[in-house]
Context: one part of a larger RNA
RNA sequence: GGCGCAGGGGGGAUGUCUAGGCACCAAACGGCAGAAGGGCGUGGCAAACUGCGAAAAGCUCGGGGAAGUGGUUAAACACACGUUGAUCCCGAGAUUCCCGACGCUAACCCAGCGAACUGAAACAUCUUAGUAGCUGGAGGAAAAGAAAGAAACCUCGACUCCGUCAGUAGCGGCGAGCGAACGCGGAAUAGCCCAAACCAGGGAGACUUGUCUCUCUGGGGUUGUAGGACCUCAAUGUGGAAUCACGACAUCAGCUGAAGACCUCUGGAAAGGGGCACCAUAGACGGUGAUAGUCCGGUAAGCGAAAAUGAAGUGUACCUAGAGGUAUCCUGAGUAAUACCCGUCACGCGAAAGCGGGUAUGAAGCUACGGGGCCCAUCCCGUAAGGCUAAGUACGACUUGGUGACCGAUAGUGAACAGUAGCGCGAGCGAAAGAUGAAAAGAACCCCGACAAGGGGAGGGAAAGAACCUGAAACCCUGUGCCU
Numbered sequence: 001g002g003c004g005c006a007g008g009g010g011g012g013a014u015g016u017c018u019a020g021g022c023a024c025c026a027a028a029c030g031g032c033a034g035a036a037g038g039g040c041g042u043g044g045c046a047a048a049c050u051g052c053g054a055a056a057a058g059c060u061c062g063g064g065g066a067a068g069u070g071g072u073u074a075a076a077c078a079c080a081c082g083u084u085g086a087u088c089c090c091g092a093g094a095u096u097c098c099c100g101a102c103g104c105u106a107a108c109c110c111a112g113c114g115a116a117c118u119g120a121a122a123c124a125u126c127u128u129a130g131u132a133g134c135u136g137g138a139g140g141a142a143a144a145g146a147a148a149g150a151a152a153c154c155u156c157g158a159c160u161c162c163g164u165c166a167g168u169a170g171c172g173g174c175g176a177g178c179g180a181a182c183g184c185g186g187a188a189u190a191g192c193c194c195a196a197a198c199c200a201g202g203g204a205g206a207c208u209u210g211u212c213u214c215u216c217u218g219g220g221g222u223u224g225u226a227g228g229a230c231c232u233c234a235a236u237g238u239g240g241a242a243u244c245a246c247g248a249c250a251u252c253a254g255c256u257g258a259a260g261a262c263c264u265c266u267g268g269a270a271a272g273g274g275g276c277a278c279c280a281u282a283g284a285c286g287g288u289g290a291u292a293g294u295c296c297g298g299u300a301a302g303c304g305a306a307a308a309u310g311a312a313g314u315g316u317a318c319c320u321a322g323a324g325g326u327a328u329c330c331u332g333a334g335u336a337a338u339a340c341c342c343g344u345c346a347c348g349c350g351a352a353a354g355c356g357g358g359u360a361u362g363a364a365g366c367u368a369c370g371g372g373g374c375c376c377a378u379c380c381c382g383u384a385a386g387g388c389u390a391a392g393u394a395c396g397a398c399u400u401g402g403u404g405a406c407c408g409a410u411a412g413u414g415a416a417c418a419g420u421a422g423c424g425c426g427a428g429c430g431a432a433a434g435a436u437g438a439a440a441a442g443a444a445c446c447c448c449g450a451c452a453a454g455g456g457g458a459g460g461g462a463a464a465g466a467a468c469c470u471g472a473a474a475c476c477c478u479g480u481g482c483c484u
Base pairs, nucleotide, nucleotide: 001483002482003481004480005479006478007477008476009475015469016435017434020407021406022404023403024402025401026400027399029396030395031104032103037099038098039097040053041052042051044077047073048072049071059093060092061091062090063089064088068081069080070079108139109137110136111135112134113133119126123173149156150155160187161186162185163184164183170178171177191388192387193386194332198219199218200217201216202215203214204213205212206211207210224366226331227330228329229328230325231324232323233322239319240318244315245314246313249310250309251308254303255302256301260276262275263274264273265272277294278293279283285297286296287295337361338360339359340358341357342356343355344354347373368383369382370381371380372379422429423428442468445457446456447455448454
């Protein structure tokens, strides 16, 4: 020096665990007025976190509850409070310093603008995608919505959402791909108001002085088997989410809650093994010195609210009605439509309708007008150019409850400890780091040492000594066997 064996050091893998995450479901709720978010204060001693706001870990009232309490790291000291019911929990109120407003807010929604990587095995139409992103706006939902609809000669009857139709019909460098609708089955259901004709009144203007025009207010009226005005009859009822009142019930603290202190074995410890019992509308779960239906908290079942909030329902304010006639009047105009150019429709210019926009042109007006996928006719359906409208639907920052062939500390959130430490002028970027033990019983006392660190005894403990569960490997060392 090598190889082997043994014992250590070192290191923090592995195993076990969970205080934290992740995902989903349900309910509730969906806004916030000096907000969100910060700064600075606030305790007997007070650095940080938490709470609170100069009335400052809190004040007042109401309710719950029952023996201790003055939040945590974090104990000691000091001083207090509490069966005249405190601390604590719930509801209401008071206080609430300074900065901070076309502000803040998780996603959902509507609108405006709007990519590229990518795919097409290249790439340009196309796709990705009207996605990402930016901007504006709103609500608890938003949007849409009471047919100028859809159908097909049968009919349906606002909108929205789900399933199906159907990867069908179609669209498509007919490539890649994109991709309906009708119908059917469900969820939920709800319908209304203006403009105009006409009547009355007020104001302004014009003139032929009693009419016209414009405008305002009130009445009237609101639809397509046309309706209304107008004329003639008839009538007191039906319906309605809305206003207000009452309000079952629910939510927001809580309460009761069965049955082994049984014997024995192992053990530091029994909930484990053996034996004998008991409860169960409760054998969910968590804890307790190992694995507990019967030890604790709970669980099944049952009960409970002064205040606050929500609320089915009931009543009510308010709104709402019929029949006939048909001469005349009204029924949304720079609108519909057309041409050109675009966009959107599953539909890429296509035979390309429909819907929306820009430019130009520009109707009819109920014997009217629009649509039925070029266009024409017949037939059928509807009534545009004004508006409102719950529910079913979407989402989840926050609250409550629950679940997991989800993770278990290089995983799971970036974060079990944190948006901290640190970095950056700034916008912003952004870690690592969990585990003594059942209980601190956290090692009194003695010895060496320097009144140290550290070590040796002693004591405690089942073990574990705070660089603390387990404690792999690399690497280092000691002893020893063999070989050289």